Annotation
Predicted 3D model of RNase P RNA and transfer RNA as a complex of 410 nucleotides. The prediction has a mean pLDDT of 77.
[in-house]
RNA sequence: GCAGGCCAGGCAGUCGCGGACCGCUUCUGCGGUUCGAGGAAAGUCCGGACACCACAGAGCAUGGGUGCUGGUUAACGGCCAGCGAGGGAAACCUCAGGGAAAGUGCCACAGAAACGACACAGCCUCCGGGCAACCGGCGGCAACGGUGAAAAGGUGCGGUAAGAGCGCACCAGCGGCCUGGUGACAGGUCGGCUGGGCAAACCCCACCCGGUGCAAGGCCAAGCGUGAGCGUUACGGGCUGCUCGCCCAGCUCCAGGUCGGCCGCACGAGGCGUCUGGCAACAGGCGUCCCAGAUGGAUGACUGCCCACGACAGAAUCCGGCUUACUGCCUGCUAAC
RNA sequence: GGGCCGUUAGCUCAGCUGGUAGAGCAGGGGACUUUUAAUCCCAAGGUCGUAGGUUCGAGCCCUACACGGCCCA
Numbered sequence: 001g002c003a004g005g006c007c008a009g010g011c012a013g014u015c016g017c018g019g020a021c022c023g024c025u026u027c028u029g030c031g032g033u034u035c036g037a038g039g040a041a042a043g044u045c046c047g048g049a050c051a052c053c054a055c056a057g058a059g060c061a062u063g064g065g066u067g068c069u070g071g072u073u074a075a076c077g078g079c080c081a082g083c084g085a086g087g088g089a090a091a092c093c094u095c096a097g098g099g100a101a102a103g104u105g106c107c108a109c110a111g112a113a114a115c116g117a118c119a120c121a122g123c124c125u126c127c128g129g130g131c132a133a134c135c136g137g138c139g140g141c142a143a144c145g146g147u148g149a150a151a152a153g154g155u156g157c158g159g160u161a162a163g164a165g166c167g168c169a170c171c172a173g174c175g176g177c178c179u180g181g182u183g184a185c186a187g188g189u190c191g192g193c194u195g196g197g198c199a200a201a202c203c204c205c206a207c208c209c210g211g212u213g214c215a216a217g218g219c220c221a222a223g224c225g226u227g228a229g230c231g232u233u234a235c236g237g238g239c240u241g242c243u244c245g246c247c248c249a250g251c252u253c254c255a256g257g258u259c260g261g262c263c264g265c266a267c268g269a270g271g272c273g274u275c276u277g278g279c280a281a282c283a284g285g286c287g288u289c290c291c292a293g294a295u296g297g298a299u300g301a302c303u304g305c306c307c308a309c310g311a312c313a314g315a316a317u318c319c320g321g322c323u324u325a326c327u328g329c330c331u332g333c334u335a336a337c
Numbered sequence: 338g339g340g341c342c343g344u345u346a347g348c349u350c351a352g353c354u355g356g357u358a359g360a361g362c363a364g365g366g367g368a369c370u371u372u373u374a375a376u377c378c379c380a381a382g383g384u385c386g387u388a389g390g391u392u393c394g395a396g397c398c399c400u401a402c403a404c405g406g407c408c409c410a
Stems, first nucleotide, its partner, number of pairs: 001333006009306007017036008038312001042323002045321005050213004063209005068082005083097001084095004098204002103202002105198003120145001122141003126137004153171006172194001174191007217263004227253004236248004270289008307310001338409007347362004356393001365379004386402005
């Protein structure tokens, strides 16, 4: 320097706090037993479980996401193994890594020209003019110069009027075939010279995706009010002196549901140990353990001893990842001395 | 707990399809005026929140983080 793993001060005592169970009890408490934050509980960046809403099923469109290959998983943009490219002296690390001959678009400045290209400075044959230097014209060319991030295969030899894959050798790239591999791809061989970049630009192709989130949702349900019935034989008030009727009070019932309470809520894609399969991620078998569950929200304080003198930080529906913050230690490998 | 936006000059905001980052106000200097205000002219002032990536090139595209704000009983 690189990679991987582990721990998260330890032990003892006292007091205090939250949950569960048991016992007692004056029904409110007391006593006992037991359990009591993390590797990230964080960010909310992905993926699921679960719940409700929508939807007969399937396809298309629109929108979003992913993007080498093969595995793994409940699922993933995660993980494992491999391929290719890049970086490093090495150990090793990084990669949104499909398609640029489907189409569209962009490539500032500079430069002749930025894409079916061009000729600025130049090179050359021929023709005309001139004593000459040279000038003009019809053509050929792209080696050399200059610009740029990028200039139409690169280097060398031959060739030519000058040149040019025009020919040859090597290298790079593309396509066909053969071999190996499940595959990405690798190796070999043949061919004709072979003509930019950007898709984390639109887009094309393949695959995936309904929405909202425990403040989801379910149950119980004061009070006030609504609705229905009774309201004569047992009672009140108002319209009215009486009867009927209506209204109010009263009683009963139903529905929805506020305050509030309960559930969801913690036995789970669970942890640990071991065996088997696999390079591994992971899967399977057996054994064993129960491991926070609040709703103003519980983990703290003190004492003693020891050491390397203790960082980042604290659950709120749960789980698998990623990312970020951070203490100390161990193992292996590389390089130099 | 859950969901969603923003960050560019001292302040408030632009920046379209990636190509040397602008406007208004404020502050400074000058002109006009007897002076001030108003008006006109000039210059200055930017690690575009931070870091990394894509690209020849990033304020813009992508990823992670930081800070600030809004909504949901």